Predicted 3D model of a 476-nucleotide part of an RNA (small-subunit ribosomal RNA, 3' major domain) from an uncultured prokaryote. Its mean pLDDT, the model's own confidence on a scale to 100, is 81.
[in-house]
Context: one part of a larger RNA
C1' cells in the first nucleotide's frame, strides 16, 4: 500500500421510516431438491441456481433406457478399383432401420476422361466422452456504484507518497477555490434512439373544415390537403432573464415566460477490475479417452415418475362482488404452406365457404369502465372452481403413456393465511385486457402493448448495500 473492525465523524440508495399490494396457509401450472426407475440426459447451487439455457419434450427434438441394425461409416475431402449413371417402384420378409426382388440402361466429353452412385482398403471421419483448475469467445455480479489510473516535477534510503488530499457545490473525481505540483487517459456528462411542443415539405390514411351529390345509415362519392395523422428536416431548454443566499467563485433558493426547468420523461450505453464466477451441451480450441463404438440408423419407452420439502407464477376465499342484456372507448404488432370478412351449419370448441388483403386500404369487434335486471346480506353460497364421468371438437402417420380446447353432469380445498419475507416514490403501483417470438398443435412463462389509475416520504436513530476521509490491527 490495502484488506478487516459489533472504531470515529461524513453521504447515497425503496435500505429503514410512512404507505399501497403481494408471498409464506388453500387448489392448480411450473422449476428444483430429494426419492423412485431400465431411463427418469446434462448443465445452473447465497445474493448473482431454482417460470434459468428451454422464444414451445406425444414421434421428431433427445443428448438417456430397452430391444434390432451398420462398420471407411448418417454427413466431409482425397486416393485405389470395377460399372448396367441417376432414378422409379403397390414383390416378398420386417416394429422400423433395412433386407431381398421388379422397371430402365442417361448427359457432357479436348475421347485421356467427368457428372453420378456402388464396392473394397487405405489416410482418415465421427463423438452433446472428460477437463471452464490448460483456454478464445461470449456472459452474470459488485453496479451506472463514482471511481481506476498515467507522464513529467517533487518528497521519501525505499516499499512508496503527492496529483486524487483540504473548504464549498453536485446524480457525477461535477464545477469553483487553495494547494508541489502541472497536465493527460479510461469512466462520469454530452453526442444516438423513442416520448412531450411548434414550424416547413408531401398527401390513395383522415375531414363534412368549406362546397355538391347520394343513402335506412356510414368519407358513400365528386372535390380538396384546413385539422388530425403519419415520416422526413428543423426550431425549441441554455441556470438564458429576475429577486435572494453565497466567498465576489462553484452552485443552491424563489420567481417569471413557457407545450417543457434546472439531468423534462423512458432507453441504449457498463471504467480498472473482483468473484480460479458461468459456459468444452451454441461455437471455436489445447491435452486426455473411445474408434465393429463413448461413433451412426431405427422402433418403443424415458425427459410427465411422487411418501415429501422448497423457489417462481396462476385462480380464489366474494356484494368495490359473481350473473344475465344490450351498448362505449386503444396501442404495439403479425399475415400468401398465411391473415381470413359476408352468409349458412352447429348449444358450443368448430364445419362449410370463401369476399378482400404482399397490407396506412383487408382481418380488425379490447375488456375492465358506464348503463338496466334479477342474487339480497355472508351462507361454503348465483362464492370457489379443483377433481371425476360421459359426449365431442381441432391439429398431426399418430393425443394410451404424454396435447389443447368444447358441452352435459360433478362440484373437492379455501372464509384472507405463522415465523418471516418481496415489489413500489407517478402515469408508478394496483388492476384490465390485446399483441408477438416459438410454433404442425400446446403459456398461468416470457418479450411488448395500451385502458383505468392511487396512497405515502416527518425524516436518516437503527437493518442491508455502497462511497470519501480517519483511526487501530499480532491479517496479506
Nucleotide at each position: 500500500u490495502g484488506a478487516c473492525g459489533g472504531g470515529g465523524g461524513c453521504c447515497c440508495g425503496c435500505a429503514c421510516u410512512a404507505g399501497c399490494g403481494g408471498u409464506g396457509g388453500a387448489g392448480c401450472a411450473u422449476g428444483u431438491g430429494g426419492u423412485u426407475u431400465a431411463a427418469u440426459u446434462c448443465g445452473a447451487u447465497g445474493c448473482a441456481a431454482c417460470g434459468c439455457g428451454a422464444a414451445g419434450a406425444a414421434c421428431c427434438u433427445u443428448a438417456c433406457c430397452u430391444g434390432g441394425g451398420c462398420u471407411u461409416g448418417a454427413a466431409c475431402u482425397g486416393u485405389g478399383c470395377a460399372g448396367g449413371a441417376a432414378a422409379c417402384u403397390u414383390u416378398c420378409c420386417g416394429a422400423a432401420a433395412g433386407g431381398u426382388g421388379g422397371u430402365c440402361c442417361u448427359c457432357c466429353u479436348u475421347c485421356g476422361g467427368g457428372a453420378c452412385g456402388g464396392c473394397u482398403g487405405u489416410a482418415g471421419a465421427g463423438g452433446u466422452c472428460c477437463u471452464g483448475c490448460a483456454u478464445g469467445g461470449c456472459u452474470g455480479u459488485c453496479g451506472u456504484c463514482a471511481g481506476c489510473u498515467c507522464g513529467u516535477g517533487u518528497c521519501g534510503u525505499g516499499a512508496g507518497a503527492u496529483g486524487u488530499u483540504g473548504g464549498g457545490u453536485u446524480a457525477a473525481g461535477u464545477c469553483c477555490c487553495g494547494c508541489a505540483a502541472c497536465g493527460a487517459g479510461c469512466g462520469c456528462a454530452a453526442c444516438c434512439c423513442c416520448u412531450g411542443c411548434c414550424c416547413u415539405u408531401a398527401g390513395u390514411u383522415g375531414c363534412c373544415a368549406g362546397c355538391a351529390g347520394g343513402u335506412a345509415a356510414u368519407g358513400c362519392u365528386g372535390g380538396g390537403c384546413a385539422c388530425u395523422c403519419u415520416a422526413a428536416g428543423g426550431g425549441g431548454a441554455c441556470u438564458g432573464c429576475c429577486g435572494g443566499u453565497g466567498a465576489u467563485a462553484a452552485a443552491c433558493u424563489g420567481g417569471a415566460g413557457g407545450a417543457a426547468g434546472g439531468u423534462g420523461g423512458g432507453g441504449a450505453u457498463g471504467a480498472c477490475g473482483u468473484c480460479a464466477a458461468g459456459u468444452c451441451c451454441u461455437c471455436a480450441u489445447g491435452g486426455c479417452c473411445c474408434u465393429u463404438a463413448c461413433g451412426u440408423c431405427c422402433c418403443g419407452g424415458g425427459c410427465u415418475a411422487c411418501a415429501c420439502a422448497c423457489g417462481u407464477g396462476c385462480u380464489a376465499c366474494a356484494a368495490u362482488g359473481g350473473c344475465c342484456g344490450g351498448u362505449a372507448c386503444a396501442g404495439c404488432g403479425g399475415g400468401u404452406u398465411g391473415c381470413g370478412a359476408u352468409a349458412c351449419c352447429g348449444c358450443a370448441a368448430g364445419g362449410u365457404g370463401g369476399a378482400g388483403c404482399c397490407a396506412a386500404u383487408c382481418c380488425c369487434u379490447a375488456a375492465a369502465a358506464a348503463c338496466c335486471g334479477a342474487c339480497c346480506u355472508c351462507a361454503g353460497u348465483u362464492c370457489g372452481g379443483a377433481u371425476u364421468g360421459c359426449a365431442g371438437u381441432c391439429u398431426g402417420c399418430a393425443a394410451c403413456u404424454c396435447g389443447a380446447c368444447u358441452g352435459c353432469a360433478u362440484g373437492a380445498a379455501g372464509u384472507c393465511g405463522g415465523a418471516a419475507u418481496c415489489g413500489c416514490u407517478a402515469g408508478u403501483a394496483a388492476u384490465c385486457g390485446c399483441g408477438g417470438a416459438u410454433c404442425a398443435g400446446c403459456a398461468c412463462g416470457c418479450c411488448g402493448c395500451g385502458g383505468u389509475g392511487a396512497a405515502u416520504a416527518c425524516g436518516u436513530u437503527c437493518c442491508c448495500g455502497g462511497g470519501a476521509c480517519u483511526u487501530g490491527u499480532a491479517c496479506a